[in-house]
The RNA shown here (c-di-GMP-I riboswitch aptamer) has 88 nucleotides and comes from a Lysobacteraceae bacterium. The coordinates come from a structure-prediction model, not an experiment, and the mean pLDDT is 83. Rfam family: c-di-GMP-I riboswitch aptamer. Gene Ontology term of the family: cyclic-di-GMP binding. Of the family's consensus pairs, 95% are formed in the model. The sequence was found by an Rfam model in a public genome assembly.
RNA sequence: CAUAGACAAAGGCAUAGCCGCCGAAAGGCGGUGACGCAAAGCUUCCGGUCCGAUGCGCGCGUGAGCGCAGGAUAGCGGGGUUGCCGGC
Numbered sequence: 001c002a003u004a005g006a007c008a009a010a011g012g013c014a015u016a017g018c019c020g021c022c023g024a025a026a027g028g029c030g031g032u033g034a035c036g037c038a039a040a041g042c043u044u045c046c047g048g049u050c051c052g053a054u055g056c057g058c059g060c061g062u063g064a065g066c067g068c069a070g071g072a073u074a075g076c077g078g079g080g081u082u083g084c085c086g087g088c
Base pairs, nucleotide, nucleotide: 003087005085012037013036017032018031019030020029021028022027035075041081042080043079045078046077047076048073049072050071051070054069055068056067057066058065
């Protein structure tokens, strides 16, 4: 440097729930709490899923819907990038 994650060692992150705040919502932030995670570190470039108040387009008695913009999810995959330890 590359590779990959057996046995370890030092650690790290923090599901759901609950409380408070923000948001139209999905969801996020802080506290508590640990289901799990070898990148469950970072990043929306690709796909998926979720929201869709406002805006745009379509439809409108059989519907209050569908689509797009926009937003979210990195703990849904893929990609990019950085990193601890040991092994070959």